[in-house]
Context: one part of a larger RNA
RNA sequence: GGAUGAUCGCUGGCGGCGUGUCUAAGGCAUGCAAGUCGUGCGGAUUUCAUUUAGUAGCAAUACCGAGUGAAGUCAGCGGCAAACGGGUGCGUAACACAUUGGUGACCUGCCUCACAGUCGGGCAUAACUUUCCGAAAGGAGAGCUAAUUCCACGAUGGUCUCCGGGAUCGAAUCCGGAGUAAAGCGCAAAACGCGCUGUGAGAGGGGCCUAUGGCCUAUCAGCUUGUUGGCGGGGUAAAGGCCCACCAAGGCUAUGACGGGUAGGGGAUGUGAGAGCAUGAUCCCCCUCACUGGGACUGAGACACUGCCCAGACACCUACGGGUGGCUGCAGUCGAGAAUAUUCCUCAAUGGGCGAAAGCCUGAAGGAGCGACGCCGCGUGCAGGAUGAAGGGCUUCGGCUCGUAAACUGCUUUUCCUAGGGAAGAACAUUGACGGUACCUAGGGAAUAAGAGGUUGCUAACUCUGUGCCAGCAGCAGCGGUAAUACAGAGACCUCAAGCGAUAUCC
Numbered sequence: 001g002g003a004u005g006a007u008c009g010c011u012g013g014c015g016g017c018g019u020g021u022c023u024a025a026g027g028c029a030u031g032c033a034a035g036u037c038g039u040g041c042g043g044a045u046u047u048c049a050u051u052u053a054g055u056a057g058c059a060a061u062a063c064c065g066a067g068u069g070a071a072g073u074c075a076g077c078g079g080c081a082a083a084c085g086g087g088u089g090c091g092u093a094a095c096a097c098a099u100u101g102g103u104g105a106c107c108u109g110c111c112u113c114a115c116a117g118u119c120g121g122g123c124a125u126a127a128c129u130u131u132c133c134g135a136a137a138g139g140a141g142a143g144c145u146a147a148u149u150c151c152a153c154g155a156u157g158g159u160c161u162c163c164g165g166g167a168u169c170g171a172a173u174c175c176g177g178a179g180u181a182a183a184g185c186g187c188a189a190a191a192c193g194c195g196c197u198g199u200g201a202g203a204g205g206g207g208c209c210u211a212u213g214g215c216c217u218a219u220c221a222g223c224u225u226g227u228u229g230g231c232g233g234g235g236u237a238a239a240g241g242c243c244c245a246c247c248a249a250g251g252c253u254a255u256g257a258c259g260g261g262u263a264g265g266g267g268a269u270g271u272g273a274g275a276g277c278a279u280g281a282u283c284c285c286c287c288u289c290a291c292u293g294g295g296a297c298u299g300a301g302a303c304a305c306u307g308c309c310c311a312g313a314c315a316c317c318u319a320c321g322g323g324u325g326g327c328u329g330c331a332g333u334c335g336a337g338a339a340u341a342u343u344c345c346u347c348a349a350u351g352g353g354c355g356a357a358a359g360c361c362u363g364a365a366g367g368a369g370c371g372a373c374g375c376c377g378c379g380u381g382c383a384g385g386a387u388g389a390a391g392g393g394c395u396u397c398g399g400c401u402c403g404u405a406a407a408c409u410g411c412u413u414u415u416c417c418u419a420g421g422g423a424a425g426a427a428c429a430u431u432g433a434c435g436g437u438a439c440c441u442a443g444g445g446a447a448u449a450a451g452a453g454g455u456u457g458c459u460a461a462c463u464c465u466g467u468g469c470c471a472g473c474a475g476c477a478g479c480g481g482u483a484a485u486a487c488a489g490a491g492a493c494c495u496c497a498a499g500c501g502a503u504a505u506c507c
Stems, first nucleotide, its partner, number of pairs: 001507004006503005013378006019371002021336001026334003030331003035080003040077002043074010054063003087289001089287001097213003101209003106206003111202008119154002121151002128143006160179006184194003215261003222252003227249004232244003264286004268279004291312005314325004342368001344367003350364001351362004381411004391402004416444006425434001451496005456477003462491005472479002
C1' cells in the first nucleotide's frame, strides 16, 4: 500500500448493486416451510333440478318419504410426490474431495424411441354401522362394502429369469427344458386420449473400483489377528474379509506405518510483477449431519431434517395409569458474544410436486423492510462581489490573516417538497406481489444536506495561551523539570470525504 461476512469512536443527504450469528451443532413460545389427484374407489353431507308414493286440501299448493341427475364440501381406501427443493460444517486426514481411467462386477421411478400384449377368475379390508376400554393420546371386538388395493389363482407370450448342453478364458450369441404379466378411467358410442403389462435401446441420475494430488507433529518407531492371502459358502443391484467356517502366516513401515493435534474438499477469493503465501463468508459442484446413540421398514431411490422403532438426556401435558415434542427450514425468542436483520408481501415471473385440465401447494423463488457492512455513482450550489465590513486569531502596534470567504446582486434546480400522468417485466390471457414504484410533466424555493483525523521527524500541514518530568502524549525515535510547532485549549493550515479514524487478521 491492498484486502475484510468485520467490530469500536466521532459524524451522517440520496440512489443502484451486493451483503448481514465468524461465538453456543446451546435451549426454543407462536405461525408458516409438502402436498396433490373425484378423469382410480366406496361412502357421508349441502344445494339445485327432476320423477314419484303418502298426508291435508275442491284446487293451487304445503309437509314428509323414496329414486335419478348436476354442482360443491369432508374424512377414508388407492396412486404419485414426500430421497427434490431449503439449512449446517458437528464429524471426517478418508477413494471425503479434485483429476485420470475402469465396471467383461452393477442399478435406474418419471421422460424419449421401438416391438408385443392388456383374456378369465378369486379372497379381503378401511370408511360406515355397532359393542366396549381410556383423563387424554389412542385402542380392542363384531358386522357390511369398493377399486388402478391384494392373490405364493388360471390362460397366452417373448430377445425376460433359471437349469442343462454346444461355443467362448469370460459376456454377448446358439439349442433344449422349466418358470413367470397386466387395470382400468374419460366420452352416449366408435374413434381417440390418459393409463397398465413384458422386453430392448437411449437420455439423465447413481453405486463400486484404480492411479495421482493437496495440513502439522519423530518430545509418536514400530503397527496389525478378520489382521494379509487362499478355498467353500452367506449377503448385495454389484466385485470384495463385506460377513462366516476351514487352511496358510502373512500384510504395512524413515518414500514416515501406527499414534497425537488440527481441518469439510474443490471451482475459486485476497495479495503479489511473478514464483509464491494466506483463505475456503456470499455464488456453483461434491461430501456430511438433522436433540444424542443404535436399528431397520417402505420404496426405482433413504437407513430418510418437518416418516417409523428402541435406548438416553432435556422440555411439556396428566385424572399419576400414561402420553407428547425435536427451528443445523423462514421469520421470531432467550442465552452466549466486540458483533450480525422483519414473527413483512406474493405465487405476477422463474422453477418444483400433483392433476387430462381448470387448478391447488410451494418461507424454493420473486420482492419489500432494517444496518454507511462493502463497492460504485450523485449532491450539499454557480457567477459577480473590497468600505478587503463586523467578528475571531496573531502582531515588531505599522499591520497581517481567516478572505471573494460573508453580506449584497444575478442565475440554476441535480437533489428536495407539492400536484398531475404513469410503465416494461405477461407468454395463448380476463393474470403484476414489487407499485401509484421507476420514469415523465408542471409549480415552488439556495432551498433539505460536512465531517473526521492530523500539523517534532518518518509525513502533507505553525502560531498563541495554559501547564511545569505534573497533567498528559506515543506506531517507532521520543516529547513534558517556566518562553513545549510533540501535553491541553484556541486560531490558522494539511489530508481524505458521507465518511474519517482506531483495533483485529491476511498478503
Model confidence (mean pLDDT): 83 of 100. The part of an RNA shown here (small-subunit ribosomal RNA, 5' domain) has 507 nucleotides and comes from a Candidatus Uhrbacteria bacterium. It matches the Rfam family "Bacterial small subunit ribosomal RNA". The organism belongs to Candidatus Uhriibacteriota, within Bacteria.